This is a predicted structure of a 74-nucleotide RNA (transfer RNA) from an uncultured bacterium. The sequence was found in a public genome assembly. The prediction has a mean pLDDT of 81. Its Rfam family is "tRNA".
RNA sequence: GGGCCAUUAGCUCAGUUGGUUAGAGCGCCACGUUGACAUCGUGGAGGUCGGAGGUUCGAAUCCCCCAUGGCCCA
Numbered sequence: 001g002g003g004c005c006a007u008u009a010g011c012u013c014a015g016u017u018g019g020u021u022a023g024a025g026c027g028c029c030a031c032g033u034u035g036a037c038a039u040c041g042u043g044g045a046g047g048u049c050g051g052a053g054g055u056u057c058g059a060a061u062c063c064c065c066c067a068u069g070g071c072c073c074a
Base pairs, nucleotide, nucleotide: 001073002072003071004070005069006068007067010026011025012024013023019057028044029043030042031041032040050066051065053063054062
């Protein structure tokens, strides 16, 4: 220098043909349960969907550029 993959909640990850409120597990907080803790149950908080631009009635999803990480080639 070239190619490919990834980037979504604090962490690990889903997200179908672009479609109206963006999800799960773990973690966190509150309450219940216990003598207390753990476990368990119920509820809750937590998201510029890496950034900018574009296409579209509508974008996490499509296109372009950039950034970061990884792999391969030279």